Transfer RNA from a Lachnospiraceae bacterium, 73 nucleotides, folded computationally.
RNAcentral records the identical sequence in 2 taxa.
It matches the Rfam family "tRNA". Rfam classes the family as a transfer RNA. Rfam describes the family as follows. Transfer RNA (tRNA) molecules are approximately 80 nucleotides in length.
The RNAcentral record of the sequence draws on ENA and MGnify.
RNA sequence: GGGGCAUUAGCUCAGCCGGGAGAGCGUCAGGUUCGCAAUCUGAAGGUCAGGGGUUCGAUCCCCCUAUGCUCCA
Numbered sequence: 001g002g003g004g005c006a007u008u009a010g011c012u013c014a015g016c017c018g019g020g021a022g023a024g025c026g027u028c029a030g031g032u033u034c035g036c037a038a039u040c041u042g043a044a045g046g047u048c049a050g051g052g053g054u055u056c057g058a059u060c061c062c063c064c065u066a067u068g069c070u071c072c073a
Base pairs, nucleotide, nucleotide: 001072002071003070004069005068006067007066010025011024012023013022019056027043028042029041030040031039032038049065050064051063052062053061
């Protein structure tokens, strides 16, 4: 220098070929208990890495950039 993959909630990750942003764990509140643990219910939490483009509409498609991993030279 060139190719590929990854980037989504605090953490680990789904999101099936464009239309509702989600799960588990964690956090907070409440119920059960004398209390703790455990368990149940509920809630908060996201500019979907950043920018631009295509489209009525983008986490998803195209381009550029950033970071990490990897292959080639």